Transfer RNA from an Opitutales bacterium, 73 nucleotides, folded computationally. Its mean pLDDT, the model's own confidence on a scale to 100, is 80.
[in-house]
RNA sequence: GCGGGCGUAGCUCAGUUGGUAGAGCGCGACCUUGCCAAGGUCGAGGCCGUGAGUUCGAACCUCAUCGCCCGCU
Numbered sequence: 001g002c003g004g005g006c007g008u009a010g011c012u013c014a015g016u017u018g019g020u021a022g023a024g025c026g027c028g029a030c031c032u033u034g035c036c037a038a039g040g041u042c043g044a045g046g047c048c049g050u051g052a053g054u055u056c057g058a059a060c061c062u063c064a065u066c067g068c069c070c071g072c073u
Base pairs, nucleotide, nucleotide: 001072002071003070004069005068006067007066010025011024012023013022019056027043028042029041030040031039049065050064051063052062053061
């Protein structure tokens, strides 16, 4: 230098016919219990690496760019 993969909630990941973003664990409150643990209910938390474009509408398409990983030269 070239090619490919990944980048979504604190962590691990899902969501790829474009249509108002989810799960598990963790965190907070409450219920239950004499207490703890376990269990249950509710809740907070992300505008989807960044910028731009296409579109009525983009996490999802296009371009550029940054980071990590793999391969090639």